[in-house]
Context: one part of a larger RNA
RNA sequence: CCCAGGCAAGGGAACUCGGCAAAUUGGCCCCGUAACUUCGGGAGAAGGGGUGCCUGGGAUCGUGCAGAUCCCAGGUCGCAGUGACCAGGGGAGAGCGACUGUUUAUCAAAAACACAGGUCACCGCAAGGCCGAAAGGCUGUGUACGGUGGCUGACGCCUGCUCACUGCCAGUACCCGAAAGCCCCUUACAAGGGGCCUAAGGGCUGGUAAAGAGCGGGGGUAACUCUGACCCUCUUAAGGUAGCGUAAUACCUCGCCGCUUAAUUGGCGGCUUGCAUGAAUGGCGUAACGACUCUCCCACUGUCCCUGCCUGGGACCCUGUGAAAUCACUUCCCGGUGAAGAUGCCGGGGACUCCCAGUGGGAAACGAAGACUCCAUGGAGCUUUACCACAGCCUGGUGUUGGCUUGCUGGUCCGGCUACAGAGCGUAGGCGGGAGCCGUCGAAGCCGCCUCUCCGGGGGCGGUGGAGGCGCCCAUGUAACACCGCCUAGUCGGGCUGGCAAGCCUAACCGAAAGGGACAGCGCCAGGUGGGUGGUUUGGCUGGGGCGGUACACCCACGAAAAGGUAACAUGGGUGCCCAAAGGUCUGCUCAGGCGGGUCAGAAAUCCGCUGUAGAGGGCAAAAGAUAAAUGCAGGCCUGACUUCUUCCCUAACAGCGUGGGAAGAAGAGGGGAAACCCGGGCUUAGCGAACAGCAAUAUCCCAUUAGUGGGGGAUUGCUCUGUCAGACAAGCUACCCUGGAGGUAACAGGCUCGUCGCGGGUGAGAGUACAUAUCGACCCCGCGGCUUGGUACAUCGCUGUCGGCUUGGGUCAUCCUGGCUGUGUAGGAGCAGCCAAGGGUUGGGUUGUUCAUCCAUUAAAGACCCACAUGAGCUGGGUUCAGUACGUCGCGAGACAGUACGGUAGUAUCUGCUGGGAGUGUCGCGCAUUGAGGGGAAGGAUCCCUUAGUACGAGAGGAACAGGGAUUCGGGGCCUCUGGUGUACCGGUUGUGAAAUGCACUGCCGGGCAGCUACGCCCUAGAGGAUAAGACCUGAAAGCAUCUAAGGUCGAAGCCUCUCCCAAAACGAGUGCGCAGAAGCCCGCCCAUAGCAGAUGGGUUUGAUAGAGGGGCGGUGUAAGCACCAAGGGCAACCGAGGUGUUCAGCCGGCCCCAACUAAAGGGCUAAUCACC
Repeated sequence: CCCAGGCAAGGGAACUCGGCAAAUUGGCCCCGUAACUUCGGGAGAAGGGGUGCCUGGGAUCGUGCAGAUCCCAGGUCGCAGUGACCAGGGGAGAGCGACUGUUUAUCAAAAACACAGGUCACCGCAAGGCCGAAAGGCUGUGUACGGUGGCUGACGCCUGCUCACUGCCAGUACCCGAAAGCCCCUUACAAGGGGCCUAAGGGCUGGUAAAGAGCGGGGGUAACUCUGACCCUCUUAAGGUAGCGUAAUACCUCGCCGCUUAAUUGGCGGCUUGCAUGAAUGGCGUAACGACUCUCCCACUGUCCCUGCCUGGGACCCUGUGAAAUCACUUCCCGGUGAAGAUGCCGGGGACUCCCAGUGGGAAACGAAGACUCCAUGGAGCUUUACCACAGCCUGGUGUUGGCUUGCUGGUCCGGCUACAGAGCGUAGGCGGGAGCCGUCGAAGCCGCCUCUCCGGGGGCGGUGGAGGCGCCCAUGUAACACCGCCUAGUCGGGCUGGCAAGCCUAACCGAAAGGGACAGCGCCAGGUGGGUGGUUUGGCUGGGGCGGUACACCCACGAAAAGGUAACAUGGGUGCCCAAAGGUCUGCUCAGGCGGGUCAGAAAUCCGCUGUAGAGGGCAAAAGAUAAAUGCAGGCCUGACUUCUUCCCUAACAGCGUGGGAAGAAGAGGGGAAACCCGGGCUUAGCGAACAGCAAUAUCCCAUUAGUGGGGGAUUGCUCUGUCAGACAAGCUACCCUGGAGGUAACAGGCUCGUCGCGGGUGAGAGUACAUAUCGACCCCGCGGCUUGGUACAUCGCUGUCGGCUUGGGUCAUCCUGGCUGUGUAGGAGCAGCCAAGGGUUGGGUUGUUCAUCCAUUAAAGACCCACAUGAGCUGGGUUCAGUACGUCGCGAGACAGUACGGUAGUAUCUGCUGGGAGUGUCGCGCAUUGAGGGGAAGGAUCCCUUAGUACGAGAGGAACAGGGAUUCGGGGCCUCUGGUGUACCGGUUGUGAAAUGCACUGCCGGGCAGCUACGCCCUAGAGGAUAAGACCUGAAAGCAUCUAAGGUCGAAGCCUCUCCCAAAACGAGUGCGCAGAAGCCCGCCCAUAGCAGAUGGGUUUGAUAGAGGGGCGGUGUAAGCACCAAGGGCAACCGAGGUGUUCAGCCGGCCCCAACUAAAGGGCUAAUCACC
């Protein structure tokens, strides 16, 4: 020193994030007990009193001369009677959650989960939900008072508005809607194309919020002001109701007010302009409950002021056994340098060799290829209206798959009927044949009914009637009617064959059966839905990344340094078109502006004249260059805005490079011009795009072919894309995260810089009554510092621990106080400003994690800054910054937030340094004593009071100083007489256990206490000399004066040096003195303590009081045992009896003092430079 304990004067939370930890309380009996309340609680509320032992008596239970429990009276002891052990601290106000429960085994026990209760949804059982590929299984051998799923979360009062969006449910005339089917086209066949029909689904219509969700803005207005019941306006699906509200939600914010406190970023109560409350993602309350969170009070305390003592176990020493991490080392300090933080380099200093205990400054210590950040065409988990798929589900078709009936409907065949432009007797479907046809088997006509209708009439049936009617011809007309055949359209009837709907059946199929039944189920095809599941993606640049931007493809100017080329998220701007004329050519003309003149006509209209090198124009919101009988303006004629090919240049410095653009030329065909010539778009420089795929054009090449038909591929040109523009089909979260890398790149600290920050200077506009400079000082200018905040990205990502506090300090001075001075708008006092000065000092609290801030109370003063924002192998862990959870906000979501809130693992001493302690060697032998080079120090600092003195000064009010004295406080050193603490030596009391004595129960607990150690106690804590700073002076020239200075001299500070204190000859300059040959001495051993980790130091060693034992003294405790007597009472008596008195200042004990050898200190070894002798 650590761990586990014991005690503590006075104070009593001042500690601290926070009473953390500890202490207090504690059992039983009696009394007594508030608010509130769901009437159960709260409640052991709180707060009081009692408690032992002895004697006697009583009550209850009991078979009892046993025993147990309880009560009463009297007596009696102690500091203390649940005497030890055992054994709630209490109260008040809030937040959250109702409660008991559950949870992250191993950092989170909670406000999270669960819960009873509430509500919504699905489900009639071959159900719904779940598992499975299926068979099959669970719910359940249950059946809606049931089961499943979601949300909410006891109870009380309640639960507003919105269906626009998303979802779900229902409906749906109409629209979209696949395969199959049907029809048409095409194909001598197919493939193919088109259409019709049409399910689910979608559109559409409605419903639904205890489904997902959402729930506004502006302006004006009331006889003071303020406010705004009221009004206007924009707008929405609807605009937040009741409640609550600075909150677990409020940024601003430490909101404002009140209470609490001396003081409150806290707490509680209000207000409320709610950044960003709000109603089952429930709102607001709420008794009880909580190892939850916050605040206050009482009690209590070593949490603290401020530490001290003690006990046990470690540490330490000896013996035995004996690891690990780590490991290049022969491992000093300061300054500098340097990859910008060096034991190792440079300079200086220090430094004999080794060991022991301790300490934690350094090794940017060790531990772990940083978990933060970035990067990777790395990974994983999760999400979704990312991309691509799949299961599942819904639906249609089809197969398994049959019979019958009815209705509707399509096709085909047969039969009947109908078919009206106008003209025509008239209702002429078309074509052909045709001169006859029909009729008593009942013609015309008439009546009735049915049907069609162009409303004129046609057809059919029945009756009547009883013999004729029609055609050819004529007329009309495109067409001529009787009759027959064929055809078209419509309609009616029948036969055959399909479709749809409904129903019945039974035999497939299902079922154990009843029964169901061509449905279901299953197979195949097709459409829809489909984070349920799977696979993936989720650009680049970047003064880190993200957000922003686009510097990602191009053009112009500048940067760009006179060839070319040249960077930055440098500067200033443009492009992603347009034009059939705004193109080609030929011819002609000259612009902008100015001056003069001219009707309306003005500064500007059109006209005339002069002047006019471009001051204009050009398709463009670019800029630069070029441009005048033109590249501009106008007109004529045209389409060269051509086809093919070659070369060159730019894109692209220097190699290669796609694409695009440009220039020159050849051939062909053209345009303009008399011609020369010009023309392959636009005055030039921007206006753009690969492959695959599809389409179009062109001429033709290749492959295949059995009879025929169809086909496929290539070439050239053009069109449709990739703007991330040499061109992937592509969204997010990760704090649950992982891997590989990076100091190529951020956050801390360092380096550089210093805009910002801090400090200073120059000048002096001004103000200061006057007066720049007592004091303050604008504009402008110049510096210093390296504290703030930035910039940068140089070292560190195979790891340098991050805020604040505590502890321990060292330094700087730009000085807060104390000291010495100067000026003053200095009378004194108190100030203001400045100069010198770093020796010392620089407080305690409330709130907050805070640094900071603010307040309370003091003070001489309550300084600033640096030291890796000094200090985590020193502590803490409140904050920040992992995993849990909640609120507000954002996000569809996973999730996120320099927003908030509750909770949340701190390892290790090898080297070096340092603080101490030793051994050896050296110093010309040994021993003792010293000198002091050098080093250390603060050993003192400060205040108050008295005297000076109510003096100097001052009108007064007020009011000093020099010098002297005293006290206090802070710091330092020492000590234990006193006081206090401890005192597990000791003495006493007492409980349980035990017959008793010991013992044990924290030393069992309690009371006291010697020595020792201690503070809260006591003692000490002067000055002097020297040299100086600022400053004050003397003499005194340069400069006949003046001048503190130049030569010379005198003063002058808590600061510097010395004396006074400590270490020190290892001070390599190793000193000096004394003693030592008769040795002086030293060591081991032994007994020890004034010493002590081991060593060392000191004492003793029989010529001895060194230790032990013994005796005495003094001291601590407090009166032993035994005996005698007394004692409340009881008993006939013997006697019983807590306890008391005497014997007895007793007994017991002592690390102290004295006496005294009884015991133990047995014994052994070593040394000479020199001198003398031999």